[in-house]
């Protein structure tokens, strides 16, 4: 420097262009003498800027970070 691939919640992962959610983690409640388990309740996230579209996590464009792979 060239190509491929990802990048979403505190950690692993979803989401045909149409209200961004699971599990586990953390917090509060109830429950117990007092833990643990359960139950229940809130709170947490789209990698940054354009751009297309009524509407973009999804598409297109330029970047950033990571990873593979050629020379």
């Nucleotide at each position: 420097a060239c190509u491929u691939a990802a990048g979403u919640a505190g950690c692993u992962c979803a989401a045909c262009g149409g209200u961004a959610g699971a599990g586990c983690a953390a917090u509060a409640a109830a429950u117990u003498g007092a833990a643990a388990a359960u139950u229940u309740a809130a709170a947490g996230a789209c990698u940054g800027a354009g751009g297309u579209u009524c509407a973009a996590c999804u598409c297109c464009u330029c970047g950033c970070u990571u990873a593979a792979g050629g020379a």
Molecule: transfer RNA
Organism: Paramicrosporidium saccamoebae